[in-house]
Molecule: transfer RNA
Organism: Deltaproteobacteria bacterium
RNA sequence: GGAAGGAUGGCCGAGUGGCUGAAGGCGCUCGCCUCGAAAGCGAGUAUACCUUAACGGGUAUCGUGGGUUCAAAUCCCACUCCUUCCG
Numbered sequence: 001g002g003a004a005g006g007a008u009g010g011c012c013g014a015g016u017g018g019c020u021g022a023a024g025g026c027g028c029u030c031g032c033c034u035c036g037a038a039a040g041c042g043a044g045u046a047u048a049c050c051u052u053a054a055c056g057g058g059u060a061u062c063g064u065g066g067g068u069u070c071a072a073a074u075c076c077c078a079c080u081c082c083u084u085c086c087g
Base pairs, nucleotide, nucleotide: 001086002085003084004083005082006081007080010026011025012024018070027045028044029043030042031041032040046061047060048059049058050057051056063079064078065077066076067075
């Protein structure tokens, strides 16, 4: 230099146009159970900004920036990083 694959919440990881901030698992928090714990069961659990007395509600974010589309994590382009292969 060329080619292929990949980047999704705290972690793993599914999702290949609309139901999907997004399955499931781990972790964490609260509750139930228990004399108490473990295990088990139930509920909750991304970040930023705006809004609310609070509970809540809204908008944006799927590596970064653009593009296509009524609509993008998903399709196209460029770039960054990781892995592998070729020279």